Predicted 3D model of a 72-nucleotide RNA (transfer RNA) from Weissella fangxianensis. It matches the Rfam family "tRNA". The family's RNA type in Rfam is transfer RNA. NCBI's taxonomy places the organism under Bacteria, Bacillota, Lactobacillales, Lactobacillaceae, Weissella. Model confidence (mean pLDDT): 83 of 100.
RNA sequence: UGCUCUGUAGUUCAGUGGUAGAAUAACUCACUGUUAAUGAGGAGGUCGCUGGUUCGAACCCAGCCAGAGCAG
Numbered sequence: 001u002g003c004u005c006u007g008u009a010g011u012u013c014a015g016u017g018g019u020a021g022a023a024u025a026a027c028u029c030a031c032u033g034u035u036a037a038u039g040a041g042g043a044g045g046u047c048g049c050u051g052g053u054u055c056g057a058a059c060c061c062a063g064c065c066a067g068a069g070c071a072g
Base pairs, nucleotide, nucleotide: 001071002070003069004068005067006066007065010024011023012022013021018055027041028040029039030038048064049063050062051061052060
C1' cells in the first nucleotide's frame, strides 16, 4: 500500500429495509438469622463517524476511523 472480515446495552452476541432484542453483569423486591443460590421486576442504546439512496436505514451505497487476518 492492496484485499477480506469485524465494529449494536458494562460484557458476550442476535437482528440482512418497516417500533432495536437475548443472555450475563449491575440495581430494586421476594425468599433467608445473614450472605450466597433461587424467583420476580424495572432500567440501561445518538447501532464506530460523516454523507448519500429510500416514504422509511443497525441493514443498501460512498468516504473516513479502529481492530483482526492475508498478500507485497